c-di-GMP-I riboswitch aptamer from Mesobacillus maritimus, 96 nucleotides, folded computationally. It was read from a public genome assembly, where an Rfam model found it. The prediction has a mean pLDDT of 86.
RNA sequence: GACAGAAAAAGGCUAACCUGUUGAAAGGCAGGGGCGCAAAGUCACGGGUCUAAGGGAGCUUGGUAACUUUGGUCCUAAGAUAGCCGGAUUGCCUGG
Numbered sequence: 001g002a003c004a005g006a007a008a009a010a011g012g013c014u015a016a017c018c019u020g021u022u023g024a025a026a027g028g029c030a031g032g033g034g035c036g037c038a039a040a041g042u043c044a045c046g047g048g049u050c051u052a053a054g055g056g057a058g059c060u061u062g063g064u065a066a067c068u069u070u071g072g073u074c075c076u077a078a079g080a081u082a083g084c085c086g087g088a089u090u091g092c093c094u095g096g
Base pairs, nucleotide, nucleotide: 003095004094005093012037013036017032018031019030020029021028022027035083041089042088043087045086046085047084048081049080050079054076055075056074057073059071062067
């Protein structure tokens, strides 16, 4: 020190679900919990997926009209996901 993870040691992280909190939502954070994980450490760079507040389109409702309110529908990431995959980067133990 490339590489590998069968066994062992020291430990680490924490899915679903529950409680609180935050957010428009997806989701995040804290505590409990424990399915799993050798990078389930970190980074949204590429792809995927989730959400659609705001924005856009069109319908509807109201109005003489300009226009605007109400309620659906469709599109959209600048939001999110690193425990979806790839990539980047750092690192414990054992073998080597």